[in-house]
Context: one part of a larger RNA
RNA sequence: CGCAGGAUAUUUGAGGAGCUCUGUCCUUAGUACGAGAGGACCGGGAUGGACGUACCUCUGGUGCACCAGUUGUCACGCCAGUGGCACAGCUGGGCAGCUAUGUACGGAACGGAUAAACGCUGAAAGCAUCUAAGCGUGAAGCCGGCUCCAAGAUUAGAUAUCCCACCGAGAAAUCGGGUAAGACCCCUUGUAGACUACGAGGUUGAUAGGCUGCGUGUGUAAGUGCCGUGAGGCAUUCAGCUUGGCAGUACUAAUAGGUCGAGGG
Numbered sequence: 001c002g003c004a005g006g007a008u009a010u011u012u013g014a015g016g017a018g019c020u021c022u023g024u025c026c027u028u029a030g031u032a033c034g035a036g037a038g039g040a041c042c043g044g045g046a047u048g049g050a051c052g053u054a055c056c057u058c059u060g061g062u063g064c065a066c067c068a069g070u071u072g073u074c075a076c077g078c079c080a081g082u083g084g085c086a087c088a089g090c091u092g093g094g095c096a097g098c099u100a101u102g103u104a105c106g107g108a109a110c111g112g113a114u115a116a117a118c119g120c121u122g123a124a125a126g127c128a129u130c131u132a133a134g135c136g137u138g139a140a141g142c143c144g145g146c147u148c149c150a151a152g153a154u155u156a157g158a159u160a161u162c163c164c165a166c167c168g169a170g171a172a173a174u175c176g177g178g179u180a181a182g183a184c185c186c187c188u189u190g191u192a193g194a195c196u197a198c199g200a201g202g203u204u205g206a207u208a209g210g211c212u213g214c215g216u217g218u219g220u221a222a223g224u225g226c227c228g229u230g231a232g233g234c235a236u237u238c239a240g241c242u243u244g245g246c247a248g249u250a251c252u253a254a255u256a257g258g259u260c261g262a263g264g265g
Stems, first nucleotide, its partner, number of pairs: 001152001005163007015149004021049007033038001051106005059100004066093005071086006110144003117137004164263001166177004182260004186202005207253003210249005217241002223236005
């Protein structure tokens, strides 16, 4: 821009893309078959491999604004307590998130038309013949079925709901302006994200931050007291601190405002 008014929501599916794999074991059954050795079809069940999709409850990894320990050195006047630098100084753990080696699930079942093949009926050709007319069975293959995209499918689809037709110019077509429903700008942002887009919100408000509580992690803070000559230990104290987690709470910021936007034959 189009989809013959302007919108919001829900959809149909022409068409396209994806998937399409396979082992072993048990049973049927040591049955059918076979002199024996051996050893099934058909059917039923279990469990794997590779591949794929999703997810983070578990097992782990990572976790550079979390906690603790610790070395050297410098600083805060000293002690104590802290901070800086040294690969994040090193070491031990670790929330959310992300993640696989972790967890869950998938290939199908089923239907239709067929290939080779096997048949029924059956003439030409009094017989015979699956074929000539006609009718069946039949594959990991084909078309569906499953998942995703999808009306620019210009053949531009469907359904529901909302908004109504004001002003000016013009003979009219039409043009310009102000609005409606609605949308955008702007702002707070994340389940989204390179940007954009998408989603949640904007005081009739829990959108983000802060605060409070909970959770999680670390592992018992500082100060003080007691014990020890001391390094230290014990008590206060499962303390103190605690990052993107979960709730609550208008304290802070989403104020104010602007723009676009409706009828043809």